[in-house]
RNA sequence: AACGAAUAAGGGCAAACCUUACGAAAGCAAGGGACGCAAAGCUAUGGACCUACGGAAGCCCAUCUAUGGUCGCCAGGCUGCUGAA
Numbered sequence: 001a002a003c004g005a006a007u008a009a010g011g012g013c014a015a016a017c018c019u020u021a022c023g024a025a026a027g028c029a030a031g032g033g034a035c036g037c038a039a040a041g042c043u044a045u046g047g048a049c050c051u052a053c054g055g056a057a058g059c060c061c062a063u064c065u066a067u068g069g070u071c072g073c074c075a076g077g078c079u080g081c082u083g084a085a
Base pairs, nucleotide, nucleotide: 005082012037013036017032018031019030020029022027035072041078042077043076045075046074047073048070049069050068054065055064056063
């Protein structure tokens, strides 16, 4: 120095839910709050999933579509604190 993630130390993030703002919705931002997380840091590149304002079809109902979202769904890419046997 690398590997190694422990019931270590120091710190970090923050689900549901509530309030307010934004949004057509999915969702998202801030504050409160902690279910969890060793990348729960960043990135929509591939897959998956959610929504459907607009558009297409139809017009009794039903449908399709991402240019909108989710990285706390799985991969990929980039970066990174600490560390025992």
A computed fold for an 85-nucleotide RNA from Paenibacillus abyssi, annotated as c-di-GMP-I riboswitch aptamer. The model forms 95% of the base pairs in the Rfam consensus. Its Rfam family is "c-di-GMP-I riboswitch aptamer". Rfam describes the family as follows. GEMM was predicted in a large-scale screen for bacterial structured RNA regulatory elements. RNAcentral holds the sequence, with entries from Rfam.